[in-house]
């Protein structure tokens, strides 16, 4: 050097449920203003299947299946590391 890889910034994408006594209370990074949080092709952020199937709940993407299914937003920049294979040079 090709490939990747940490983290930043610029562009972009996505989600805000369930329940009750409406003050609250579950699970999660996040359940609308948080000026947050996640995600960007090695792409389960997220949508579709789906008013899905089983289990567990007061209830609920709470859990697993579904999913080697189908779609989905960077050929950006800088910056950490690590770096094939070619050639050169030492040994």
């Nucleotide at each position: 050097u090709a490939a990747g890889u940490u983290c930043g910034u610029c562009u972009g994408g996505g989600g805000u449920g369930c329940c009750a006594u409406u003050u609250g209370g579950c699970u999660g990074a996040g359940a609308a203003u948080a000026g947050a949080c996640c995600c960007a092709u090695c792409g389960a952020a997220c949508c579709u299947g789906a008013u899905g199937u089983a289990g567990u709940u007061c209830g609920c993407a709470c859990u697993a299946c579904c999913g080697a299914a189908g779609g989905a937003a960077g050929c950006a920049c800088g910056u950490u590391c690590u770096g094939a294979a070619a050639a050169a040079u030492c040994g």
TPP riboswitch aptamer (THI element) from Levilactobacillus spicheri DSM 15429, 91 nucleotides, folded computationally.
Of the family's consensus pairs, 94% are formed in the model.
It was read from a public genome assembly, where an Rfam model found it.
Rfam family: TPP riboswitch aptamer (THI element). Its family is annotated with thiamine pyrophosphate binding in the Gene Ontology. Rfam's curators write: Vitamin B(1) in its active form thiamin pyrophosphate (TPP) is an essential coenzyme that is synthesised by coupling of pyrimidine and thiazole moieties in bacteria.
The coordinates come from a structure-prediction model, not an experiment, and the mean pLDDT is 76.